The RNA shown here (transfer RNA) has 73 nucleotides and comes from Trichonephila inaurata madagascariensis.

RNA sequence: GUUCCUGAAGCGCAAUGGGUAGCGCGUUGAAAUUCUAAUCUAAAGGUCGUGGGUUCGAAUCCCACCUGGGAUG
Repeated sequence: GUUCCUGAAGCGCAAUGGGUAGCGCGUUGAAAUUCUAAUCUAAAGGUCGUGGGUUCGAAUCCCACCUGGGAUG
């Protein structure tokens, strides 16, 4: 230089024929227990890497850039 992949909640990850963004762990509150752990229950927490475009509507499609990684010379 060329080419492929990755980016979503504090962490690990679903969400692919475009239609209000979820699970597990963690965090906080409540229940129960003499107390702790385990258990049970509820809640908070995201403008989906950035900026544009297409569309009535974009995490999802298109373009550019950025981050991290792989292959090749």
Rfam family: tRNA.